[in-house]
RNA sequence: CGGCGCGUAGCGCAGCCCGGUAGCGCACCACUUUGGGGUAGUGGGGGUCGUCGGUUCAAAUCCGGCCGCGCCGA
Numbered sequence: 001c002g003g004c005g006c007g008u009a010g011c012g013c014a015g016c017c018c019g020g021u022a023g024c025g026c027a028c029c030a031c032u033u034u035g036g037g038g039u040a041g042u043g044g045g046g047g048u049c050g051u052c053g054g055u056u057c058a059a060a061u062c063c064g065g066c067c068g069c070g071c072c073g074a
Stems, first nucleotide, its partner, number of pairs: 001073007010026004020057001028044005050066005
């Protein structure tokens, strides 16, 4: 320098192909349960979807640039 893959909640991931309400598990908070803790049960909060632009009525999803990580090649 070139090619490919990945980037979504504190952590691990799905959703992307084929645009239409941002989700799952764990964790966290409150309450119940307990002498207390754990377990269990009920409820709840948390995201500018890496970033900047473009297309569109509408973008996590499509297009382009850039950044980070990994792999391969030179």

Predicted 3D model of a 74-nucleotide RNA (transfer RNA) from Candidatus Kapaibacterium sp. Lineage of the source: Bacteria > Pseudomonadati > Eximiradiia > Kapaibacteriaceae (SeqCode) > Kapaibacterium (SeqCode). Its Rfam family is "tRNA". By type it is a transfer RNA.